Background:
The prediction has a mean pLDDT of 88. Predicted 3D model of a 251-nucleotide part of an RNA (large-subunit ribosomal RNA, domain VI) from Carboxylicivirga linearis. Taxonomically the source falls in Carboxylicivirga (Bacteria, Pseudomonadati, Bacteroidia, Marinilabiliaceae). Its Rfam family is "Bacterial large subunit ribosomal RNA". The full RNA is in RNAcentral, with records from ENA.
[in-house]
Context: one part of a larger RNA
RNA sequence: CGUAGGAAAUUUGAGGAGACCUGACGUUAGUACGAGAGGACCGCGUUGGACAUACCGCUGGUGCACCAGUUGUUCCGCCAGGAGCAUUGCUGGGUAGCUAAGUGUGGAAGGGAUAAGUGCUGAAAGCAUCUAAGCACGAAGCCUGCUCCAAGAUGAGAUUUCCCUUAAGGGACGUUAGAGACGAUGACGUUGAUAGGCUGUAGGUGUAAGUAUGGUAACAUACGUAGCCGAGCAGUACUAAUUGCCCGAGA
Numbered sequence: 001c002g003u004a005g006g007a008a009a010u011u012u013g014a015g016g017a018g019a020c021c022u023g024a025c026g027u028u029a030g031u032a033c034g035a036g037a038g039g040a041c042c043g044c045g046u047u048g049g050a051c052a053u054a055c056c057g058c059u060g061g062u063g064c065a066c067c068a069g070u071u072g073u074u075c076c077g078c079c080a081g082g083a084g085c086a087u088u089g090c091u092g093g094g095u096a097g098c099u100a101a102g103u104g105u106g107g108a109a110g111g112g113a114u115a116a117g118u119g120c121u122g123a124a125a126g127c128a129u130c131u132a133a134g135c136a137c138g139a140a141g142c143c144u145g146c147u148c149c150a151a152g153a154u155g156a157g158a159u160u161u162c163c164c165u166u167a168a169g170g171g172a173c174g175u176u177a178g179a180g181a182c183g184a185u186g187a188c189g190u191u192g193a194u195a196g197g198c199u200g201u202a203g204g205u206g207u208a209a210g211u212a213u214g215g216u217a218a219c220a221u222a223c224g225u226a227g228c229c230g231a232g233c234a235g236u237a238c239u240a241a242u243u244g245c246c247c248g249a250g251a
Base pairs, nucleotide, nucleotide: 001152005163006162007161008160009159010158011157015149016148017147018146021049022048023047024046025045026044027043033038051106052105053104054103055102059100060099061098062097066093067092068091069090070089071086072085073084074083075082076081110144111143112142117137118136119135120134169247170246171245173189174188175187176186177185194240195239196238197236198235199234200233201232203229204228205227210223211222212221213220214219
């Protein structure tokens, strides 16, 4: 820009893309078969491999704004307690998120038309013949079925609702995240839990500072599952989402 008014939702699916793998074991059954040795088809079930996909409840990894321990040094006047720097100083753990080595799921079944092949009926050709007319089976393959995209499918589809009182609706702006390079997408904007803060809680670390007691001291114990805490989950208008602005139909 188009889809002959302007919108908001919900869709159909022409068409396209993806996927399509396979082993072993148990059973049928030591059956059929075979002198024996050996040893099935057809089915039923279980469990794997590789691949794909989703997720983080479990097992772990990461987790430079979380917690603790600790070395050297500088500083906060000193002690105590802290802060900076030294690869995040080093070390031990670790929430959310992201993750695999972790955990689920998938390949199918079913239907249709067939290939080679197997047949039925059956003439030409009194017989025979799966074929000439007709009919029935038959594959990991074909068309579906499964997943995803999809009406610029210009063949531009369908349904529902809204607007004709400068409207329905959209944008911009602001707070933002299950989104994200930027656009875009989603949530919210006081008729409000959108983000921050605060409170509670999950969870992490592992028992703070201070005081008391014991010990010459290093240190230990008690108050005390302590103190501190990023992203999690709730609650709560304390802070910021103010007022307003622009575009947008005449069929």